[in-house]
Molecule: small-subunit ribosomal RNA
Organism: metagenome
């Protein structure tokens, strides 16, 4: 760093996805070791037990205890050990959690001139002298406990009075610097005022004690910084300021009283969610995003609420009180309790650990000290949870071994891997020595650890994921849209590299993969660094407050800016450089770095202020001008339709056609006359004016903006613009007029399958005024507003200078607007181009995949209809621009074709034959299904064919090879069963070559093994062959050159031609398959030959070779090119006719049943044999044929005229016999030699329009001929018999000349025919084409598309049914904030009549003072009450998204069939 994924490709926009890196993880598989780290993310849920704050006897008096001394003892007194207890310090540390908290909480910068401060150090000054108490203890008592009560003793560094007392306080003065400021500092002066303790020790002396002064650390204040939501826009009564008084260690509404009425908000007040904060950490190029766990700092909390009490410091995790929820004990009166300390329990949870040792270190309270306490630390256990380090051997070893997979059977892969051999021992298991951490002699939980040394022996140690593309890595089986995969694209429907499962293989390694979750990638919210004509995405236009932005010049200042110094920016991390554990994780030291504030200096270009000035920008005067600009009144005319009246008669009027309607009650149609209303032809024009919406007879009045020329005034007065205000087409709305015409609704007529619509007739709101609402349009140039700049060109409109004119036009110029074409540039690309979408500037709006959604809730707004702002949940992987090739269009252009049309014969009605589907059947083999299947494979179905069905039979085989072993035959004639195949015997017969011979090769036969057979499947696994468009005129390439690209050009335009044929243009120039032309057949001519032809020597003819025709010759026409028109000359005239020939390519067209094949089925069968039957069935339907209806005819006799082909298992003559089919018979012919009978036609005759002398189906007799065999199921003859049918409905085929049509001949297959079928010759032979509008099919060039499986395409809505999420919903039912009101706890704070009461004062009495009680204010929580806010839940219901194959239409794309 990029990659997949929108298309048929392409560019382009644009989202989803993916490779990277992380984690306090978890899940699946799998696990050898050590090192440093780290480990309840969820229930701030509950907690059993333990243990996590105590020490001090050198602070006091007791108590028990021990020892000693005296004593008989009690005692006594020494000393010395524990210690409840007063008392001091500690316990406001440290350890834990993050639940509050959007705050001065936290960072960070200042302030304290508004404050405090125990140990601790440093430094000044003092410690005199009285008093009263009390716990303990002791005795009474009261409780179940837990805790108390009462009476008496007592001590202190407990507590009280009195004394000195500053440079302390504190009140008044007076002064001096500083300072932003003075309640402060400093000097000083005068008054008031409060201080203390002692203990140890023999001393020295040490540890306390009081007042003060300063180092450390609170406390409070502050600039600045600090998550989302405007669908939270208005908040606030101590609220904002004074005053004064309380209150605190302090300022302050921190509290009360008074006064004032303020304050704070779009620079987001106030609401609502959500959340400890940082230092770092993850990511990332880096700006950024995102996190806040371990570690450091700060805050906040400690069952939940409130409260206060001690204290230097708490409102206090392991201290009170009260109240609530829980939870335990009880003798039921009463009590106790709070692991968010460290283990550990239950519970939640995907998930998270030992009731471990130890004060050895480092730290911490305490103590003078020893030392006491310390789940703080320091170590251990547990987890691969992370990071890092190390191994699971190493080297030789091809017969490349066995086996595994694959497989073209040749081999290839695991794979030097393995076995095998040597070597090594890191781990590993014995054994052995053993630390550093301890200073200072001993003391070590860790620890018999680390670490070393000896021994054993390849030993004790590999998985896990992936392997269609992104993305490294393939093959085989199984599987058959089925399991099943899948991060995206997507695999899977029978050859799966995607599923599964093995073999290999590639990643990474004690890990390996998934699953969440964050950055990246995403320049996919763009500060760095997008965009807004068409892809999202310029407000419909405008005035304009704030707010952003601002012209020249000249000073002043320094507020931004910039630079330097300085001060802070904790450590830990980072990055570098060393260094310490073996490395490394890990750690140490030094440095930078931390982009930010703060002071201070300096600089002055630019912005910002301040003050001068100026006119280039805006405005203005002054002269001119153009205009459908905008209000108001008035006014014309010409149309519609309405009435009146006149003329006039039978229609009118609409349509594609019609019909509804109107009209004999006189319409239409016309003259005349009136009425009423709306609009304003020509002028009229990418022409004018408006900001936009818009504006159109002509006058009048009123009133706005332009423009141009002058340079006369003011002197930046400017630009933009959130919010705001106005103005805004139709349609609609109130209300009140109007109403001609048009004209939703609506009713009639029509079309249609329907027709709610397109068309026609009617018609109501409206449309039109006034007046007031809505406030929206594809309000579009799909393009915000001003301004500067950047080559031309060529029209229009106003204006004006200048030349010109008799005046003008026309002509050069400037200046305003309004069009087109282009440069250079931009653009994804179409375009854009001084009217920018180019290159800048300035301000505003608005975008961030598609759907849901131009919608729901809220909110404004409005009389409503609605507008306006604006989501979520699900859901998709694409939605979309642009331009490309094609297709298709009920789009245009052109031009072919028997396509139409203009003829002619048909078919579709009949019978018959063939075929095809259906049906039947044991079977009706199978295959072909618009066109391009249906007389087709099939150029022959009775057996055979044959493939189907039934039945008997056979298994190495009906047929091929090949090996191994036996045999010698083969071959059999005949006999038994048999339908027959076959089965069983079986007389004869005895093999061929070579070689003297052993022997050896060959044939055949049996047997066993390999394998053979398969018309079984797959034509959608294929060769090949073939149909079809289409004998249409196309189909591509090199090179060039245009385009980012796909492609384009070439192949296009004009001409022309059958034809991309020529021919001219021409960025293109050539080429190629195709056209054609060369091949065959035939017409004419000449040559040559002449067999078997014939007129007998000729050349009808046969065979061969040549020649002819080339638009060559001419007249016209054309670009004097190609060509086309006509003429001669010719047999033949523009391709002379006819075949052969089929370009890229298209229908997964056809065919595995022609052959050929890959897979897959089978194998005593789905092979092969054989016999019979069946393919030939039959109510019916269609195709394709024949012969027909008859007189241009049928029938009877006579006549004449062909080509082509076959022919020896053959063609056969003459000849005889039969009515014939045929039969005898056999001459000729291996063929220009014999054979193989032509009809229609002609000439006479008959027939007379009828189911017939047409017509031949059908059936009955009799024969004939193939053939083993014509029953099923063959053909001919004969004689009988005589159905339908009198020219065919809708529709439909063929043909353009020697052709249609009508006639018959030959041949192929074939014992023999079902042939009327193919496929060929030849005879007789026509009509007709005006012309290309229409239909089918094609070419070309064009256009338009949302199509690309390509229109047999695509797509919409509704119903209907299934999932899912949501909106409304009578209401039900939670949480959470507040407000009112009652009630009112502990507790401060105030008051006080009651009780009480050592110190002080007083001689007392008694006071002072103080506790207690009641009282009050506030005051948690508790209760009521209406209301917010948000949540679930809810019958019905609204619409929405998705769901291989439901209904219904056809709404859109093509002119989509009404743009």
């Nucleotide at each position: 760093a990029g990659a997949g994924u929108u298309u048929g490709a392409u560019c382009c926009u644009g989202g989803c996805u993916c490779a990277g890196g992380a984690u306090g993880a978890a899940c699946g598989c799998u696990g050898g070791c050590g090192g440093c780290g780290u480990g309840c993310u969820u229930a701030a849920u509950a907690c059993a037990u333990g243990c996590a704050a105590g020490u001090c006897g050198a602070a006091c008096g007791g108590a028990a205890g021990u020892u000693g001394u005296a004593g008989c003892a009690a005692u006594a007194c020494a000393a010395u050990u524990u210690u409840a207890g007063u008392g001091g310090c500690g316990a406001a540390c440290g350890g834990g959690u993050g639940a509050g908290u959007a705050a001065c909480g936290c960072g960070u910068u200042g302030g304290u001139g508004a404050c405090c401060u125990g140990c601790c150090c440093c430094g000044a000054a003092g410690a005199g002298g009285g008093g009263g108490a009390u716990a303990a203890c002791a005795g009474c008592u009261c409780g179940a406990a837990a805790g108390g009560g009462c009476u008496g003793c007592u001590a202190a560094u407990a507590c009280c009075c009195c004394a000195u007392g500053a440079u302390c306080u504190c009140a008044c003065g007076u002064u001096g610097a500083u300072u932003a400021g003075a309640g402060g500092c400093g000097a000083u002066g005068u008054g008031a005022g409060g201080a203390a303790a002692g203990g140890a020790g023999a001393a020295a002396u040490c540890c306390g004690c009081u007042u003060u002064g300063g180092g450390a650390g609170u406390g409070c204040c502050u600039g600045c910084g600090u998550c989302c939501c405007a669908u939270c826009a208005g908040c606030u009564a101590g609220u904002u300021g004074g005053u004064a008084a309380g209150g605190u260690a302090a300022a302050g509404g921190c509290u009360u009283a008074c006064c004032a009425a303020g304050g704070c908000g779009a620079c987001g007040a106030c609401g609502g969610g959500u959340a400890g904060g940082g230092g770092a950490c993850c990511u990332g190029a880096g700006a950024g995003g995102g996190u806040g766990g371990c570690c450091c700092c700060c805050c906040a909390c400690a069952c939940u609420g409130g409260c206060a009490c001690u204290g230097a410091a708490a409102c206090a995790c392991g201290g009170g009180c009260c109240a609530g929820a829980c939870a335990c004990c009880u003798a039921c009166g009463g009590g106790u309790g709070g692991c968010a300390g460290c283990a550990g329990u239950a519970g939640g949870g995907a998930a998270u650990a030992u009731u471990g040792c130890a004060c050895a270190a480092u730290g911490g309270g305490c103590g003078a000290a020893a030392g006491c306490c310390u789940g703080a630390u320091g170590c251990a256990g547990c987890a691969a949870c992370g990071c890092c380090g190390c191994g699971u051997g190493c080297a030789c070893g091809a017969a490349g071994a066995a086996g595994g997979c694959c497989u073209u059977c040749g081999g290839g892969u695991c794979g030097u891997a393995a076995a095998g051999u040597g070597c090594u021992u890191u781990u590993c298991g014995g054994g052995g020595a053993g630390a550093c951490g301890a200073g200072g002699a001993a003391g070590g939980a860790c620890g018999g650890u680390a670490u070393c040394c000896c021994c054993g022996g390849a030993a004790u140690a590999a998985g896990g994921a992936u392997c269609g593309g992104c993305u490294a890595a393939c093959u085989a089986c199984g599987u058959g849209c089925c399991a099943g995969c899948a991060g995206c694209c997507g695999c899977g429907g029978u050859a799966a590299a995607a599923c599964g499962u093995a073999g290999g293989a590639u990643c990474c390694g004690a890990g390996c993969g998934u699953u969440a979750u964050c950055c990246g990638a995403a320049u996919u919210c763009a500060c760095u660094g997008g965009g807004c004509g068409u892809a999202a995405a310029g407000c419909g236009c405008g005035u304009g407050c704030g707010g952003g932005c601002g012209g020249u010049c000249u000073g002043g200042u320094a507020a931004g800016u910039u630079g330097g110094a300085u001060g802070u920016g904790a450590a830990a991390u980072c990055u570098c450089c060393u260094g310490g554990c073996u490395c490394a994780a890990c750690u140490a030291g030094g440095a930078g770095a931390g982009g930010a504030c703060g002071u201070u200096c300096a600089a002055u270009a630019c912005u910002g202020u301040c003050a001068g000035a100026c006119u280039a920008g805006a405005g203005g005067g002054c002269g001119a001008c153009a205009g459908a600009g905008g209000a108001a009144g008035g006014u014309g005319g010409a149309a519609u339709u309405c009435c009146c009246g006149g003329u006039g008669u039978a229609g009118u009027g609409g349509u594609g056609a019609a019909a509804u309607g109107c009209g004999u009650a006189g319409a239409u149609a016309u003259c005349g006359g009136g009425a009423g209303g709306a609009a304003c032809a020509c002028c009229a024009g990418u022409g004018g004016c408006g900001a936009a919406g818009g504006c159109g007879g002509c006058c009048u009045u009123c009133u706005g903006g332009g423009u141009c020329g002058u340079a006369c005034c003011u002197g930046a007065c400017g630009c933009u613009c959130a919010g705001a205000c106005g103005c805004g087409a139709a349609a609609g709305c109130u209300a009140g007029g109007g109403g001609a015409g048009c004209g939703a609704a609506c009713g009639g007529g029509a079309u249609u399958a329907g027709a709610a619509a397109c068309c026609c007739c009617g018609g109501u709101a409206g449309u039109c005024c006034u007046a007031g609402c809505c406030g929206u349009a594809a309000a579009c140039g799909a393009u915000g507003u001003a301004g500067a700049c950047u080559u031309g060109g060529u029209g229009u409109c106003g204006g004006u200078g200048g030349g010109a004119u008799a005046a003008a036009a026309u002509c050069c110029g400037c200046c305003g607007g309004u069009g087109c074409c282009g440069a250079a540039g931009c653009u994804a690309a179409c375009g854009c181009g001084a009217u920018a979408a180019g290159u800048c500037u300035a301000c505003c709006g608005c975008c961030u995949g598609g759907g849901g959604a131009c919608u729901a809730c809220g909110g404004c707004c409005g009389c409503a209809a609605g507008g306006u702002u604006a989501a979520a949940a699900c859901u998709c992987a694409a939605a979309g621009g642009a331009a490309u090739u094609g297709a298709c269009g009920g789009g245009g252009g052109c031009c072919c074709g028997c396509a139409c049309a203009a003829g002619c014969a048909g078919c579709g009605g009949a019978g018959c034959g063939u075929g095809u589907g259906g049906u039947u059947u044991a079977a009706u083999u199978c295959g072909a299904u618009c066109c391009u299947a249906c007389g087709c494979g099939a150029a022959a179905a009775a057996c055979c064919u044959u493939a189907c069905c039934c039945a008997g039979g056979u298994u190495u085989g009906a047929c091929a090879u090949a090996a191994u072993g036996g045999u010698g035959a083969a071959c059999g004639a005949g006999u038994g069963c048999g339908a027959a195949a076959g089965c069983a015997u079986g007389a004869g017969g005895g093999c061929c070559c070579c070689g003297c011979a052993a022997g050896g090769g060959g044939c055949g036969c049996c047997a066993u093994u390999a394998c053979a057979g398969g018309u079984g499947c797959u034509g959608c696994a294929u060769g090949g062959c073939u149909g079809u468009c289409g004998u249409c005129a196309g189909c591509u390439c090199g090179u060039g050159u245009c385009g980012u690209g796909a492609g384009a050009u070439g192949u296009c335009c004009g001409g022309u031609u059958a034809a991309g044929u020529c021919c001219g243009g021409u960025a293109a120039c050539g080429a190629g398959c195709g056209c054609a032309a060369c091949c065959c057949c035939u017409g004419c001519c000449g040559u040559a030959u002449g067999u078997u032809a014939c007129a007998a020597g000729u050349g009808u003819c046969a065979u061969a070779c040549g020649g002819g025709a080339c638009u060559g010759c001419u007249g016209g026409u054309a670009u004097a090119a190609a060509g086309c028109c006509g003429g001669a000359g010719g047999a033949a005239g523009g391709u002379g006719g006819g075949g052969a020939u089929g370009a890229c390519g298209u229908c997964a067209a056809g065919u595995c049943a022609g052959c050929a094949u890959g897979g897959c089925c089978u194998u005593u069968a789905u092979g092969u044999c054989u016999g019979g039957g069946g393919c030939u069935a039959c109510a019916c339907a269609c195709a394709c044929g024949c012969u027909a209806c008859a007189a241009u005819g049928g029938c009877c006799a006579g006549a004449a005229c062909a080509a082509u082909g076959g022919g020896u298992a053959g063609c056969a003559a003459g000849a005889c016999c039969g009515c014939g089919a045929g039969g005898u018979g056999g001459a000729g012919c291996c063929a220009a030699u014999c054979c193989c009978g032509a009809a229609a036609u002609u000439u006479g005759g008959u027939c007379a329009c009828a189911g017939u002398u047409c017509a031949g189906a059908u059936u009955g007799c009799a024969g004939g001929c193939u053939g083993c065999a014509a029953c099923c199921c063959g053909c001919c003859u004969g004689c009988a018999u005589g159905a339908a049918g009198c020219c065919g409905g809708a529709g439909u085929u063929g043909c353009u000349a020697g052709u249609a049509a009508c006639c018959g001949c030959g041949c192929g297959u074939c014992a023999g025919c079902a042939a009327u079928a193919g496929u060929g010759c030849g005879g007789u032979g026509a009509a007709u084409a005006c012309g290309u509008u229409c239909c089918c099919g094609g070419g070309c060039c064009u256009u338009g598309u949302a199509c690309a499986c390509a229109c047999c395409g695509c797509c919409c809505g509704u119903c209907a049914c299934g999932u899912c999420a949501u909106g409304g919903g009578a209401g039900c039912u939670g949480a959470c904030a507040a407000c009112a009101c009652c009630u009112g706890a502990a507790g401060c704070c105030g008051g006080u009549a009651g009780c009480c009461u050592a110190a002080c004062c007083g001689a007392a009495a008694g006071g002072g003072g103080g506790g207690c009680g009641c009282c009050g204010u506030c005051g948690a929580a508790g209760g009521u009450g209406g209301g917010g806010u948000u949540g679930g839940u809810g019958a019905c219901u609204g619409g929405g998204a998705c769901g291989a194959a439901g209904u219904c239409g056809u709404a859109a794309c093509a002119a989509g069939g009404u743009g």